Overview
Predicted 3D model of a 465-nucleotide part of an RNA (small-subunit ribosomal RNA, 3' major domain) from an uncultured bacterium. Its Rfam family is "Bacterial small subunit ribosomal RNA". The prediction has a mean pLDDT of 89. RNAcentral holds the full RNA, with entries from ENA and SILVA.
[in-house]
Context: one part of a larger RNA
RNA sequence: UGGCGGGUGCCCGCACAAGCAGUGGAGCGUGCGGUCCAAUUCGUGGCUACACGUAGAACCUUACCAGGGUUUGACAUGCCGGCAAAGGCCCCGGAGACGGGGAGAUAGCUAUGCCGGACAAAGGUGGUGCAUGGCUGUCGUCAGCUCGUGUCGUGAGAUGUUAGGUCAAGUCCUCCAACGAGCGCGACCCCCGCCGCCAGUUGCCAUCAUUCGGUUGGGCACUCUGGCGGGACCGCCGGCGACAAGCCGGAGGAAGGCGGGGAUGACGUCAAGUCAUCAUGCCCCUUAUGCCCUGGGCCACACGCGUGCUACAAUGGCCGGCACAGUGGGAAGCGACGCCGCGAGGCGGAGCGGAUCCCAAAAGCCGGUCCCAGUACGGACCGGGGGCUGCAACCCGCCCCCGCGAAGCUGGAAUUGCUAGUAAUCGCGGAUCAGCCAAGCCGCGGUGAAUGCGUUCUCGGGCAU
Numbered sequence: 001u002g003g004c005g006g007g008u009g010c011c012c013g014c015a016c017a018a019g020c021a022g023u024g025g026a027g028c029g030u031g032c033g034g035u036c037c038a039a040u041u042c043g044u045g046g047c048u049a050c051a052c053g054u055a056g057a058a059c060c061u062u063a064c065c066a067g068g069g070u071u072u073g074a075c076a077u078g079c080c081g082g083c084a085a086a087g088g089c090c091c092c093g094g095a096g097a098c099g100g101g102g103a104g105a106u107a108g109c110u111a112u113g114c115c116g117g118a119c120a121a122a123g124g125u126g127g128u129g130c131a132u133g134g135c136u137g138u139c140g141u142c143a144g145c146u147c148g149u150g151u152c153g154u155g156a157g158a159u160g161u162u163a164g165g166u167c168a169a170g171u172c173c174u175c176c177a178a179c180g181a182g183c184g185c186g187a188c189c190c191c192c193g194c195c196g197c198c199a200g201u202u203g204c205c206a207u208c209a210u211u212c213g214g215u216u217g218g219g220c221a222c223u224c225u226g227g228c229g230g231g232a233c234c235g236c237c238g239g240c241g242a243c244a245a246g247c248c249g250g251a252g253g254a255a256g257g258c259g260g261g262g263a264u265g266a267c268g269u270c271a272a273g274u275c276a277u278c279a280u281g282c283c284c285c286u287u288a289u290g291c292c293c294u295g296g297g298c299c300a301c302a303c304g305c306g307u308g309c310u311a312c313a314a315u316g317g318c319c320g321g322c323a324c325a326g327u328g329g330g331a332a333g334c335g336a337c338g339c340c341g342c343g344a345g346g347c348g349g350a351g352c353g354g355a356u357c358c359c360a361a362a363a364g365c366c367g368g369u370c371c372c373a374g375u376a377c378g379g380a381c382c383g384g385g386g387g388c389u390g391c392a393a394c395c396c397g398c399c400c401c402c403g404c405g406a407a408g409c410u411g412g413a414a415u416u417g418c419u420a421g422u423a424a425u426c427g428c429g430g431a432u433c434a435g436c437c438a439a440g441c442c443g444c445g446g447u448g449a450a451u452g453c454g455u456u457c458u459c460g461g462g463c464a465u
Base pairs, nucleotide, nucleotide: 007465008464009463010462011461012460013459015455016454019418020417021416022415023414026310027309028308029307030306031305032304033303034301035300042053043052064296065295066294067293068292069291070290077120078119079117080116081115082114083113089102090101091100092099093098123285124284126283127282128281132279133278134274135273136272137270139268144183145182146181147180148179149178150159151158152157163174164173165172189262190261191260192259194230195229196228197227198226199225200224203220208217209216233256236250237249238248239247240246312411316370317369318368319367320366321365322364328359329358330357333352334351337348338347339346340345377408382403383402384401385400386399387398388397424447425446426445427444428443429442430441
């Protein structure tokens, strides 16, 4: 000077408390451990690994295993020699990779092309994240971390940055041997909330005519869309306060006292993570630790853990009828509508590169039924039949129909999230993607709470001592 303390003082955070919904029990999905295996490729490991890399493992992916092949090699550059070639097409062998053989009218395209050879060199998801770059997690959106000059101290260093008050904040005010400054905080940026202007192939009858219908004429006033701008600053009033910073209340206002959300993460910490995104030093393999193929595996299952989904029912299940979104996506695509099928789906197919067409809601509301039962709850598991994608669904896909109907009657110790349009609950969209093991992730809107006395205690953090 720091760190630490079951030292002290002050102060924060869904940290506790208050409250709501869960997890921990069940079945299933998924990840991990373990075990098994020819292989179950690899990484990640308290918080900060475990629906994580993986925003799509049947082949491919694929890095693993077995077997079959291959070496100048799937890819790049250079050298020598050869060739009207390579590819495509046909036949034979083969699981395929590949090997062998054949037809080539000749139209077109070229030697930067192909074949052979030796080498320099390729190639390696082989090792080392304790050799590294880059990127990332975390403390932590925490309120901090420093510098110049001056001053003090022999010096390390101190001061400034402490103190009084205040704030979400090293935010600001006041004081002070300090005076200033930088990286952070804030503001500048984006979205939402109010208004105005500009613009109208969406919206509106508001006004006129018309229609089954904003359907058509017509109009952009409203809604909306998108661009620009205004608007909030403790500005006004009252009180408190050092007459300060600021705090409390009120008026006006769509909105107050950082309006809500996002982007933004200081000096640094963990030899944190990643050599399998990429890049890269060194080491290692080079008829192989490279390369190609077929099949298998990554999906194994006595078990243990994490994270989710569905439930255990009556503010519920089932049946019929009637509504109301927003974000988005759509051309080898979305597919209205009609017909066929109980259905998944099939056949035909309008419109739409899309504010114009399509994908397209559920909870809810109205009516009916079930009557507390492991049940008309719950849907696992299994049997049978079928549909779709795809070269191909045996290992190992999704969906539909009929049958079968398991555990489960609110879950021990323990433990998680959330302070408002939040939690809870309801569905919808998208990326990846042929299809999909998505119950995951990233978004969107619908319905819409309860509680907060307080800071003693638990956890994490800040300042002073």